[in-house]
Small-subunit ribosomal RNA, 3' major domain from an uncultured bacterium, 482 nucleotides, folded computationally.
Context: one part of a larger RNA
RNA sequence: UGACGGGGGCCCGCACAAGCGGUGGAGUAUGUGGUUUAAUUCGACGCAACGCGCAGAACCUUACCCAGCCUUGACAUCCCUGGAAUUCCUACGAAAGUAGGAAGUGCCUCCUCACGGAGGAAUCAGGUGACAGGUGCUGCAUGGCUGUCGUCAGCUCGUGUCGUGAGAUGUUGGGUUAAGUCCCGCAACGAGCGUAACCUCUGUCGUUAGUUGCCAGCAAUUCGGUUGGGCACUCUAGCGAGACUCCCGGUGUUAAACCAGCGGAAGAUGGGGAUGACGUCAAGUCCUCAUGGCCCUUAUGGUUGGGGCUACACACGUACUACAAUGGCGGCUACAGAGGGUAGCAAGAUCGCAAGAUGGAGCCAAUCCCAAAAAGGUCGCCUCAGUUCGGAUCGGAGUCUGCAACUCGACUCCGUGAAGUCGGAAUCGCUAGUAAUCGCGGAUCAGCAUGCCGCGGUGAAUACGUUCCCGGGCCUUGUACA
Numbered sequence: 001u002g003a004c005g006g007g008g009g010c011c012c013g014c015a016c017a018a019g020c021g022g023u024g025g026a027g028u029a030u031g032u033g034g035u036u037u038a039a040u041u042c043g044a045c046g047c048a049a050c051g052c053g054c055a056g057a058a059c060c061u062u063a064c065c066c067a068g069c070c071u072u073g074a075c076a077u078c079c080c081u082g083g084a085a086u087u088c089c090u091a092c093g094a095a096a097g098u099a100g101g102a103a104g105u106g107c108c109u110c111c112u113c114a115c116g117g118a119g120g121a122a123u124c125a126g127g128u129g130a131c132a133g134g135u136g137c138u139g140c141a142u143g144g145c146u147g148u149c150g151u152c153a154g155c156u157c158g159u160g161u162c163g164u165g166a167g168a169u170g171u172u173g174g175g176u177u178a179a180g181u182c183c184c185g186c187a188a189c190g191a192g193c194g195u196a197a198c199c200u201c202u203g204u205c206g207u208u209a210g211u212u213g214c215c216a217g218c219a220a221u222u223c224g225g226u227u228g229g230g231c232a233c234u235c236u237a238g239c240g241a242g243a244c245u246c247c248c249g250g251u252g253u254u255a256a257a258c259c260a261g262c263g264g265a266a267g268a269u270g271g272g273g274a275u276g277a278c279g280u281c282a283a284g285u286c287c288u289c290a291u292g293g294c295c296c297u298u299a300u301g302g303u304u305g306g307g308g309c310u311a312c313a314c315a316c317g318u319a320c321u322a323c324a325a326u327g328g329c330g331g332c333u334a335c336a337g338a339g340g341g342u343a344g345c346a347a348g349a350u351c352g353c354a355a356g357a358u359g360g361a362g363c364c365a366a367u368c369c370c371a372a373a374a375a376g377g378u379c380g381c382c383u384c385a386g387u388u389c390g391g392a393u394c395g396g397a398g399u400c401u402g403c404a405a406c407u408c409g410a411c412u413c414c415g416u417g418a419a420g421u422c423g424g425a426a427u428c429g430c431u432a433g434u435a436a437u438c439g440c441g442g443a444u445c446a447g448c449a450u451g452c453c454g455c456g457g458u459g460a461a462u463a464c465g466u467u468c469c470c471g472g473g474c475c476u477u478g479u480a481c482a
Stems, first nucleotide, its partner, number of pairs: 001482002003479003007476007015466002019430005026321008034312002042053002064307007073131001077130002079127005086103007107120005133296002136294003142290002144285003147281001149279001154193006160169003173184003199273004204241007213231003218228003244267001247261001249259003323423001327382007339370003344363002349358003389420001394415007436458007
């Protein structure tokens, strides 16, 4: 000087407390451990691994296993030889591939009357070796990227001063703040990286603009903003205004600031997002990529078929669905936002109980489509039961995608109708348009979502307070630790 203390002081955070809803019990989905296996590819392991890499394993992916094949190789450059490229067919084979046949002779330059010949480009096949190739090892050799403490308020420097020196001072002190934020004081005076602000979305208003959007008033109407018309309103998206403790009062040291109020759409950082200091964990990643070293080179490379990553006594994490009446079922009926769409989204119509099929208007989209929002409202049935709760499991019949749904897809219909009657110890999230609850969309994607990323609808309870638990910041104290 740090680190640590079941030392002290001050302060903060859904840290506790006050509340609301969960997890832990059940079934299923999914990840992991373990076990099994020819293989169940690999990585990730307290917080900060475990719906994580994987924004989507039937083949492919795929790295694993078994079997069949290749060895200048699937891919790159150079050299030599031959053939345009390309298309089609036959045999064998599980395919990869091997053998054979047919059609085809283009483009540019030169020679030539022409036929034809020579060279070149593109491309294909064969040969030779230089080389290719490796998701093989090392994340404790590395770059890059990322997590984490933590959006915590800290981390430092120059000059000066003090100290023999390590170092100190500044950065401590008194107030204050979300903040090393600001004020005052002070052997310090200044500065940098962070904080804040600048960026973006959202909340109010003005203005510009009016189609594909809108419809107040006028007219028509097939009653649909549909048509004429209009651009007021909504909206769209550009440009501006607006909030700054500005004003008033009080407290305060006359300061910084705090408390209350006026006005205001908004009030004290208005509410979200992006933004992550010096550093820590030899944290994670050599399987995104790049890369040193080491290793393989008829194999640790390449290719094809099949299998596996989907196994199952069990254990754990994360979710979904429930256990019902604030509910279940049936009929009727209302209101979103944000997205996506041409190898696409697909309306009306017809067929089917349905998944879906037929068919195809319209739309490269403020125009058309996906598209039905659901919870909600209203009417009726059920009457507390393992039930008209719950839907696992299993049997049968189908639909769709796709070469192909056996291992191993999703969905539909009929039947079947398991556990489960609110969950021990323990433990998690959340302070407002939040929790809870309800549906909708998107990426990936042929198909496959209870996951992920977004969107809106309905919409609470509670916070006395900081004694205690956990984490963190500043000052101080002890130390046999560095």
The prediction has a mean pLDDT of 84.